[in-house]
RNA sequence: GAACUAUAGAGUUUGAUCCUGGCUCAGAUUGAACGCUAAAAAAAUGCUUUACACAUGCAAGUCGAACGGUAACAGGUCUUCGGAUGCUGACGAGUGGAAAAAAAGUGAGUAAUACAUCGGAACGUGCCUAGUAGUGGGGGAUAACUACUCGAAAGAGAAAAAAAUACCGCAUGAGAUCUACGGAUGAAAGCAGGGGACCUUCGGGCCUUGUGCUACUAAAAAAACUGAUGGCAGAUUAGGUAGUUGGUGGGGUAAAAGCUUACCAAGCCUGCGAUCUAAAAAAAGUCUGAGAGGACGACCAGCCACACUGGGACUGAGACACGGCCCAGACUCCUACAAAAAAAAGCAGUGGGGAAUUUUGGACAAUGGGCGAAAGCCUGAUCCAGCAAUGCCGCGUAAAAAAAGAAGGCCCUCGGGUUGUAAACUGCUUUUGUACGGAACGAAAAGCCUGGGGCUAAAAAAAACGGGUCAUGACGGUACCGUAAGAAUAAGCACCGGCUAACUACGUGCCAGCAGCAAAAAAAAUACGUAGGGUGCAAGCGUUAAUCGGAAUUACUGGGCGUAAAGCGUGCGCAGGAAAAAAAGUAAGACAGUGGUGAAAUCCCCGGGCUCAACCUGGGAACUGCCAUUGUGACUGAAAAAAAAGAGUGCGGCAGAGGGGGAUGGAAUUCCGCGUGUAGCAGUGAAAUGCGUAGAUAAAAAAAGGAACACCGAUGGCGAAGGCAAUCCCCUGGGCCUGCACUGACGCUCAUGCACGAAAAAAAGGGGAGCAAACAGGAUUAGAUACCCUGGUAGUCCACGCCCUAAACGAUGUCAAAAAAAAAUUGGGUCUUAACUGACUCAGUAACGAAGCUAACGCGUGAAGUUGACCGCCUGGAAAAAAAGGCCGCAAGGUUGAAACUCAAAGGAAUUGACGGGGACCCGCACAAGCGGUGGAAAAAAAAGUUUAAUUCGAUGCAACGCGAAAAACCUUACCCACCUUUGACAUGGCAGGAACAAAAAAAAGAUGGUUUGGUGCUCGAAAGAGAACCUGCACAACAGGUGCUGCAUGGCUGUCGUCAGCUCGUGUCGUGAGAUGUUGGGUUAAGUCCCGCAACGAGCGCAACCCUUGCCAUUAGAAAAAAAAUUCAGUUGAGCACUCUAAUGGGACUGCCGGUGACAAACCGGAGGAAGGUGGGAAAAAAAUCAAGUCCUCAUGGCCCUUAUAGGUGGGGCUACACACGUCAUACAAUGGCUGGAAAAAAAGGUUGCCAACCCGCGAGGGGGAGCUAAUCCCAUAAAGCCAGUCGUAGUCCGGAAAAAAAACUGCAACUCGACUGCGUGAAGUCGGAAUCGCUAGUAAUCGUGGAUCAGAAUGUAAAAAAAAAUACGUUCCCGGGUCUUGUACACACCGCCCGUCACACCAUGGGAGCGGGUCUAAAAAAAAGUAGGUAGCCUAACCGUAAGGAGGGCGCUUACCACGGCGGGGUUCGUGACUGAAAAAAAGUCGUAACAAGGUAGCCGUAUCGGAAGGUGCGGCUGGAUCACCUCCUUU
Repeated sequence: GAACUAUAGAGUUUGAUCCUGGCUCAGAUUGAACGCUAAAAAAAUGCUUUACACAUGCAAGUCGAACGGUAACAGGUCUUCGGAUGCUGACGAGUGGAAAAAAAGUGAGUAAUACAUCGGAACGUGCCUAGUAGUGGGGGAUAACUACUCGAAAGAGAAAAAAAUACCGCAUGAGAUCUACGGAUGAAAGCAGGGGACCUUCGGGCCUUGUGCUACUAAAAAAACUGAUGGCAGAUUAGGUAGUUGGUGGGGUAAAAGCUUACCAAGCCUGCGAUCUAAAAAAAGUCUGAGAGGACGACCAGCCACACUGGGACUGAGACACGGCCCAGACUCCUACAAAAAAAAGCAGUGGGGAAUUUUGGACAAUGGGCGAAAGCCUGAUCCAGCAAUGCCGCGUAAAAAAAGAAGGCCCUCGGGUUGUAAACUGCUUUUGUACGGAACGAAAAGCCUGGGGCUAAAAAAAACGGGUCAUGACGGUACCGUAAGAAUAAGCACCGGCUAACUACGUGCCAGCAGCAAAAAAAAUACGUAGGGUGCAAGCGUUAAUCGGAAUUACUGGGCGUAAAGCGUGCGCAGGAAAAAAAGUAAGACAGUGGUGAAAUCCCCGGGCUCAACCUGGGAACUGCCAUUGUGACUGAAAAAAAAGAGUGCGGCAGAGGGGGAUGGAAUUCCGCGUGUAGCAGUGAAAUGCGUAGAUAAAAAAAGGAACACCGAUGGCGAAGGCAAUCCCCUGGGCCUGCACUGACGCUCAUGCACGAAAAAAAGGGGAGCAAACAGGAUUAGAUACCCUGGUAGUCCACGCCCUAAACGAUGUCAAAAAAAAAUUGGGUCUUAACUGACUCAGUAACGAAGCUAACGCGUGAAGUUGACCGCCUGGAAAAAAAGGCCGCAAGGUUGAAACUCAAAGGAAUUGACGGGGACCCGCACAAGCGGUGGAAAAAAAAGUUUAAUUCGAUGCAACGCGAAAAACCUUACCCACCUUUGACAUGGCAGGAACAAAAAAAAGAUGGUUUGGUGCUCGAAAGAGAACCUGCACAACAGGUGCUGCAUGGCUGUCGUCAGCUCGUGUCGUGAGAUGUUGGGUUAAGUCCCGCAACGAGCGCAACCCUUGCCAUUAGAAAAAAAAUUCAGUUGAGCACUCUAAUGGGACUGCCGGUGACAAACCGGAGGAAGGUGGGAAAAAAAUCAAGUCCUCAUGGCCCUUAUAGGUGGGGCUACACACGUCAUACAAUGGCUGGAAAAAAAGGUUGCCAACCCGCGAGGGGGAGCUAAUCCCAUAAAGCCAGUCGUAGUCCGGAAAAAAAACUGCAACUCGACUGCGUGAAGUCGGAAUCGCUAGUAAUCGUGGAUCAGAAUGUAAAAAAAAAUACGUUCCCGGGUCUUGUACACACCGCCCGUCACACCAUGGGAGCGGGUCUAAAAAAAAGUAGGUAGCCUAACCGUAAGGAGGGCGCUUACCACGGCGGGGUUCGUGACUGAAAAAAAGUCGUAACAAGGUAGCCGUAUCGGAAGGUGCGGCUGGAUCACCUCCUUU
């Protein structure tokens, strides 16, 4: 110092969160199988499926010391050499004995005649052990054998002879059994060895030893019987049983017993689950698990059952018998058709089945078994070997050193990295393997010899104890040991997106494929395939199947039920469960001790043995159990006595829509009659149907009838719940309060059961005013089987009997205990007060709220808190309010209530958004108020469509469409046709030549091609020459090029919401968390602007401001203006201070000042001053995000694609087409105008490839001309509308100008397709524009002209600058858009959301179904093999009795009872199939609608009835799990 020591999570529902809840994964395991791979060894394991069928061989033989004997073999003896002889060893067949009931196999049946554990009495037992007594004397047969008969065979028959430990009497009877207690009954067998005396018929007797035999006793062991306890599922199996339960008599068994029979009684089992059905051998144990449990029952050992299927007995100690018999059946084999044979679930093996499981091996050497005295024989038990990675265990495939970090591979940012000390190379080692040599343990009994010993009269032989000697090994020349050579002979499999350790490249392109879950792949895949690299395990590795675990998702340990699944609609109540205080006994439970048992193996601990380990083995612990016994008396139980607290009763009060019946009343609706009265009434969003001149509605009085009871009235009252409301009367239940008395645990909860149970519905009888499913009509609508309207029947009402369901809800079962506070109200009581004045208390009813609980919401003394008792219910969604069955019901239907298929979610609460035909507040040319347009005309240009060789491409609601394009005749140009070029039009490098370059005529449509001529530069060098730049040619390949694709691979840029006021962060705080707070609130602002308040305090991006421009002033500088001077009269010249202008610098405006309002605030209103007043006007600038918005054709760029073409060049064409419809714009329709004439005043731009003056020509476009200007100097350049005159007179015109004709001029190589302009003549539509729709709030709209960019030319576009110059805004109800707060949500791709049902197509599983087929069980009636038992007329018969006849006994036959298989018809149950048919699931871009989610556009839902293509609609009653507004009441705080 021992057998005690331990619990892990992850992925997946969501935009995100917490919870509930399922699905899935990581672990361990297996009698496994499959895929890839494979060196050797040890010890294990190996038909889980067809209890399917089996060829061949073997698995039970043995004994001569039981017997007659002698077929074979060997030896002997005799011999007449032919042979004879059992003489010996032995021994075939036979008689006989014991064995064959064990061992071995399998798990079909079996839910109890089984098993496991613990008991019990009434029982027989071979071999074995111990003991007692005996073993005497006789008899008759029979096989083998011999000679025959029948039969194909298997086999059978009959005759003669003859033995025994075979068979049968007799004697004896210690035990034994029976008994009437006198007695009666019933046994045996010998064999082998030895021997002194005695006897002998010479065989032997006799004695003795051993071994048998007979009877009995006891023990052991094995078996049989029996009791208790324990272990499966289903109640959609609730009643079962007739020898059934018990008794008595008889029978029967080894034995208890209805085991059996007759009679008697009517019992017995059952909700603690009988009976029935399904599945199943049970257990020690095995696997898993922290454990409790759960699943399983191969191998090993004990038990049971079975042996082709069913039945039966015989023999025997033991069987109803795996390798025995008889019968029946099916199958196989043989046959001469009479008949006969077999059964592998023994070991091998074969076929079949199957995903799947071995050799037709060796040996009895060991262990064990049978027989035998023994030797020995037999033994597919067993021991070994073979096959199989089937699992477990150990070992090896090397090891040290080695950087030029080799080569090769892969990746690459081209630098390198990685494979990688890995290899090569060098030295070392030799397990394993190979070769050779040696070599075991397992073997000792037995035998033989011998010592002593013992039995005996004595000895031999044996038993028991020793010594010596010798034989025996399948495995196997195996383990093991030694020697030799030599790195020599030896690595794979899976995975690498997450869970989960491990990453890159290429290929593929929602394809191929992957997948355990969730997912992944649609052109840049760590997820598919391949490669390189890596990770894990390793002679294995993965996959599949299966079990436990994780799973606290069945919860005993250890869960829940308000809203997630889950409280029965409510009560009463039997069984059951659990149950108040105190005391004394009892000891069933309980607790403690002791004893017995709990097989061995296994598990665990400590040792030992195989080189270690697996494995084997010794000892221990444990086996948590059961039984017996002793003790204790706290607790529970049972029994008795006693108590007043739980419960109840009486007496006294009180409140109440509690229930039932009867009577009465008024208001209102409707209707009827009469009169008054006149044209409408009614109804709706608006209408219509309807009623009314045949007199309605209205108003007045009177009558009828039915139903319901205003106000009071109230989160008030009563009741178990449903529910209950006018008043009065009668009957009646319950409750509360106070005090006293009484009973004495009578109490609580309750499966089954019983009763009650809204509305709707059904039946039949009444009643019927109003309302009102169905129905009819009218509307609405695309439709409208609806919402709305007019009518209207069941029904609603009463009485009687049914139905039995609701969101029957507090979605909260009943009862009890103790545990903060304050306040309201109902009903009592006590004390108190002048007073229902105050305080206290019991019982109710609501609203807050502490602790605590809860996923949160919330609950909170009326709990969903802390506890106790009992009942009910739940276990993912959907299928399913469903099916079939049972029960109930008149029916409708109710109640009970599965499965297949299918999904990875379904769900609860809360959060942030978004949305709402939700709410509140606010803003915006959003509406309104105005002005002018568009939409109609013809034209322009853009786009769609169409067309085309091409009509290049992009942009598509707002936010595409006079957009990219600030300008397509060629060019542009990207498109089409034709003709050309191919290292290229352009870039870099190599080689060669030449400077570059220029010119000419000629070919071609041109690009281009060919020819000729001229020409020599720069730098260095004396020169030769070299170099730079440029040009040409060549070569080969790198490349060049692409307006080719992808804007959904991207950068950059841009649009949009939107100049909207928002978007965030840090720290802190709150919340489990997503998140919240800040940022909300009260004010205010254009503004998240500012102030105040506040668990927040601060900060950032936005707002504002800074910047530009414009409006005022100043300073400085300049100048075209002004004034003054001169003057040629022209700012022409000089001079230049103020003003103006120009352009630089400053100033100025800040709610600064005053008054008022406001909270002593921010701010707002008004005023003063001021050029300007509350961001002065305008512009630029413009947050976080959104739209996979736009652009690869500006540019850049990844990837892909083209490379004599998708590149490049040229000519021509096209982008300009034209049945059509659309957006934008210019011009008009005219008199506020057109035309003609006259005279005025701008700004800002631009100009040398340019602007172009004067002057001349032309009607004009324009031409000529050439001054000036590189611009505050010159030019473009006349501004126009307006103003002043004239004319036109409402007309398709003196409006309007499209279109077209001929003519002219300009740009340009070029004006045809296809330019703009000019004059002349011609003169279309159009007379102010439907529905609808756009812009604009002041120097703005509208109107008028002017210049610029682009540009050779070409503006109705665009972007600027000016002229002249309005109207209106009450206001925020509505439309649109936006912001903040709040609310609902089934939305989160976020309402362009989600989502329901019918129908149609294909597919999957399933219910019903006329039926059809199979299995199984069963009541009844027949029939009945073998067999047993009973009976017995027939036949046969050795032993015993009898002198005999005959008898006893036995056999055969016949017969009775029982009974297997089989047959007949009936029923139950179960499985398969079935025309047709029902509903359901999933799929899919179908069809019809839009029912639900927002107030979902008629709030929704539940029950019920009815109607309808469908979702669904409507009626009646109920619920809130309904939004919104208003009001009432109440509560809380101050």
Small-subunit ribosomal RNA from Corythaeola cristata, 1534 nucleotides, folded computationally. Its mean pLDDT, the model's own confidence on a scale to 100, is 82. Its Rfam family is "Bacterial small subunit ribosomal RNA". The sequence is in RNAcentral, with records from Rfam.